[in-house]
Molecule: transfer RNA
Organism: Candidatus Parvarchaeota archaeon
């Protein structure tokens, strides 16, 4: 330098056009003498950045940034 894969709550992850799923963590309540486990509820991501297409973009497309991998 080139090819491919990836970037989504604190962390890990699903989602291939109609404002996003689950796990874990966090908060509140119940349970307990208390803690843990368990049960119920809640907050938290507008999707790496910037353009383009579209009525509408996490999704399609272009450039760039970051990480991984292969080739040279």
């Nucleotide at each position: 330098g080139g090819g491919c894969c990836g970037g989504u709550g604190g962390u890990c992850u699903a989602g291939u056009g109609g404002u996003a799923u689950g796990a874990u963590g966090c908060c509140u309540c119940c349970c307990u003498c208390g803690c843990a486990c368990g049960g119920a509820g809640g907050a938290g991501a507008c999707c790496g950045u910037g353009g383009g297409u579209u009525c509408g973009a996490u999704u399609c497309u272009c450039a760039c940034c970051c990480g991984g991998u292969c080739c040279a």